[in-house]
Context: one part of a larger RNA
């Protein structure tokens, strides 16, 4: 000198764009953050259309059962999603990342191509009845549907096999337009696995290793492989640093520097890891799963003491910690995601607003004229000099802030073709009046900027050298001056 996710002191007008728990991966009250589909399914209830039985009445009429049309509602079965999106960096020095290769593999949704979509069956939730429990939640009996479940048929360019041969599937809905289902092929994107190279400090860590290193066979996996197991052999790694200890998420990048390099990895993007701590599997195309399940530990809550419930490293928010870090906000209008044929619903992703000079950038705090130069203050050799065109005064202007008018745009979409949809921001025009808007640090040398008074090795200053003991340009105040400016200075850290 530059930089910062900064903090502290003094000060503070506006706007745009960014950024904002670096400490306790310590603990969390409350609300929200993942649903959706009735065009898969049965039943219930509500409203509604049509019909109008039994019965009452002399009749008009009352009455409303059964059936039926359309729309809707919360729950249940079923499908898809919930493995994404969002958060954090604890662990991990290699089971990770980056780069370059490889293949023994998988793939829901999407696209391509070729076929198929047949005949049956048994249940179960919801529901009804009974019953146990404080609750959470169960238990028994009866009975019902499906794109839920099961069996048969069909069977190739699929699978097994050298061949002969053997084996494997499906589901319907409807407004008749379509939307689906099953098998196989190819693709895209995504993922699994393998190899090479590189990736901090430490030798006051020198030897390490028994599934250890390799082989054969088997098991297991989507798949290779000591991944696992049986048997056999005795190997494998190491001063080019094994093994051990410490520290650390990695990269694109960022800061600095002429560069080489040094330092760093916050925001944004890619990858990895984690979800109270430890372990485990289930479901599924995909998880060993942040707001799923089971077990154990710690902690917390409810309890009728028999039991039961919980997990903010999601968005806000709370106490705690700390020098220190924001609202328990608005909206799905846009972009994107899930479901749905669609309308649409959900979305603390996202878009916006709020708070903070935390940073960067822009603008303003007026413009022109105006005295041999007011007053005040300061200095003085008492003559004068400085503040200083500065003010007053005259003539103008009105950005921004303030008040009002008006309406494009951010907008595309949807539609019952009538129309509907902007949370938020805001172009343009008009009005008034210089009106509402400047500080902070320094002034001995380094280093731009000097005098007076006070103090008297005191009080104090200080980055280094050093100032202060009676004439201090170095302390404190005042006047003046210099620097930067809505900031200035200090501290911390990096180059």
């Nucleotide at each position: 000198g530059a930089a910062c996710g900064a903090a502290c002191g003094c000060u503070g007008g506006c706007g745009g764009c960014a950024u904002g728990g670096c400490u306790a991966a310590g603990a969390c009250a409350u609300g929200c953050a993942a649903g959706u589909c009735g065009a898969a399914c049965g039943a219930a209830c509500c409203a509604u259309u049509u019909u109008g039985a039994a019965g009452a009445g002399u009749a008009a009429u009352c009455g409303g059962a059964c059936a039926u049309u359309u729309g809707g509602u919360g729950a249940g079965u079923g499908g898809c999603g919930a493995a994404a999106g969002g958060g954090u960096g604890a662990g991990g020095a290699a089971u990770a990342a980056a780069u370059a290769g490889g293949u023994a593999c998988g793939u829901a949704c999407c696209a391509u191509u070729a076929g198929c979509u047949u005949c049956g069956g048994a249940a179960u939730a919801g529901c009804u009845c009974a019953u146990c429990g404080a609750a959470a939640g169960g238990u028994g009996a009866g009975g019902u549907a499906a794109u839920a479940c099961c069996g048969g048929a069909u069977a190739a360019u699929a699978c097994c096999g050298a061949a002969a041969g053997g084996u494997c599937a499906a589901a319907g809905a409807u407004u008749u337009a379509u939307c689906g289902g099953c098998u196989a092929u190819u693709g895209a994107g995504c993922g699994g696995c393998c190899u090479a190279u590189u990736u901090c400090c430490u030798a006051u860590c020198a030897g390490c290793u028994a599934g250890u290193u390799g082989g054969u066979g088997a098991g297991g996996u989507a798949a290779u492989g000591g991944c696992u197991c049986a048997c056999c052999a005795a190997g494998g790694c190491g001063a080019c640093g094994a093994c051990g200890g410490g520290u650390a998420g990695c990269g694109g990048g960022a800061c600095u520097g002429a560069g080489a390099g040094g330092u760093u990895g916050g925001c944004c993007c890619g990858c990895c890891a984690c979800a109270u701590c430890g372990g485990g599997a289930c479901u599924g195309a995909g998880a060993c799963a942040c707001u799923g399940c089971c077990c154990g530990g710690a902690c917390c809550u409810c309890c009728a003491c028999g039991g039961a419930g919980g997990g903010c490293u999601g968005c806000a928010g709370u106490a705690a910690c700390g020098a220190a870090u924001a609202u328990u906000g608005g909206g799905c209008a846009a972009u994107g995601g899930g479901c749905g044929a669609a309308a649409g619903c959900c979305u603390g992703a996202c878009c916006c607003a709020g708070c903070a000079a935390u940073g960067c950038c822009g603008c303003g705090u007026g413009u022109a004229g105006g005295a041999u130069g007011a007053a005040g203050c300061c200095c003085c050799u008492c003559g004068g000099g400085g503040u200083g065109u500065a003010a007053a005064c005259u003539a103008c202007u009105u950005u921004c802030a303030g008040g009002g008018a008006c309406u494009a745009g951010a907008a595309a979409g949807c539609u019952a073709c009538g129309g509907c949809u902007g949370a938020u921001c805001a172009a343009u025009c008009c009005c008034a009046g210089a009106a509402g808007a400047a500080g902070u640090c320094a002034c001995g040398g380094c280093u731009a900027a000097c005098u007076u008074c006070g103090u008297g090795c005191c009080a104090g200053c200080a980055g280094c050298c050093g100032c202060g003991g009676u004439a201090a340009u170095a302390c404190g105040a005042a006047g003046g001056u210099g620097g930067c400016a809505a900031g200035c200075g200090u501290u911390g850290u990096u180059c």
Model confidence (mean pLDDT): 85 of 100. This is a predicted structure of a 495-nucleotide part of an RNA (small-subunit ribosomal RNA, 5' domain) from a metagenome. The full RNA is in RNAcentral, with records from SILVA. Rfam family: Bacterial small subunit ribosomal RNA.